[in-house]
This is a predicted structure of a 76-nucleotide RNA (transfer RNA) from an Actinomycetes bacterium. It matches the Rfam family "tRNA". Model confidence (mean pLDDT): 81 of 100. The RNAcentral record of the sequence draws on ENA.

RNA sequence: GCCCCCAUCGACUAGCGGCCUAGGUCGCCACCCUUUCAAGGUGGUAGCGCGGGUUCGAAUCCCGCUGGGGGCAUCA
Numbered sequence: 001g002c003c004c005c006c007a008u009c010g011a012c013u014a015g016c017g018g019c020c021u022a023g024g025u026c027g028c029c030a031c032c033c034u035u036u037c038a039a040g041g042u043g044g045u046a047g048c049g050c051g052g053g054u055u056c057g058a059a060u061c062c063c064g065c066u067g068g069g070g071g072c073a074u075c076a
Base pairs, nucleotide, nucleotide: 001072002071003070004069005068006067007066010026011025012024013023018056027045028044029043030042031041032040049065050064051063052062053061
């Protein structure tokens, strides 16, 4: 330099154009339960990397950028 893949709550992850003001598990917070703790129950917390485009509608499709991962190229 070229090619491919990936980017979603604090962590891991679901999502395949409309049912998504984004769901689940763990974590954290509050309350309930308990003599107390743990366990359990209820509620809450917090996220689509950035900028454009397509579309009536984008986390989802396209382009660029950023970051991460992988492969190829150095011979004659």